[in-house]
The RNA shown here (Glycine riboswitch aptamer) has 94 nucleotides and comes from a Bacillota bacterium. The sequence was found by an Rfam model in a public genome assembly. Its mean pLDDT, the model's own confidence on a scale to 100, is 77.
Order: sequence, then structure tokens, then C1' cells
RNA sequence: UUGACGCCACCUGGAGAGCGCCGAGCAAUUGGCCACCAAAGGGGUAACCUGCGGUUGCAGGGGAACUCUCAGGUACAAGGGACAGGGACGAUAC
Repeated sequence: UUGACGCCACCUGGAGAGCGCCGAGCAAUUGGCCACCAAAGGGGUAACCUGCGGUUGCAGGGGAACUCUCAGGUACAAGGGACAGGGACGAUAC
């Protein structure tokens, strides 16, 4: 000095899908029944790698914004939100 990297207390942007039906409740909400969304989180997985076997198998490892929908979510608002930008910090370190 601040490029990359790590990290996250912070700031900013940030999608999708029923104002569904029935019951309870003053309301917030909650129980059940379908229908849907995918960008918290989670599960699955290709090529390929390794081991065993010695044949065209078995086991383990192995990515996602692909897939599944366990969880979460589906009027406005609020909240959450992958990811992105900014900005501290690791550090005046490599």
C1' cells in the first nucleotide's frame, strides 16, 4: 500500500408461490385438509479419483442456482432470504 483470500458485528439491493377450504379464538394466532414456491438450512447426484475383484462389477470419496421438498415459505406490511455491491476485521500480515 491494498490485488486476491478468509471472515461477518454492520449498510444497501434482493425473486418465486392460495387474501384457498373447514374448526377454535376478541385478536395475534392455532389444528386439520388439499394446491403451489424455491434463493435460509438439509437430503440426493455426473465426470473423475481411490480400494477390492480381474472383468466390463462392488464399496468409499465427489458439484450446483440440477433435483427432492424434511424443514421453511405462498394478499399488503413486517420478518426471513441464496446471491451481489459497499464496509470493518485477520493485517501494515503474505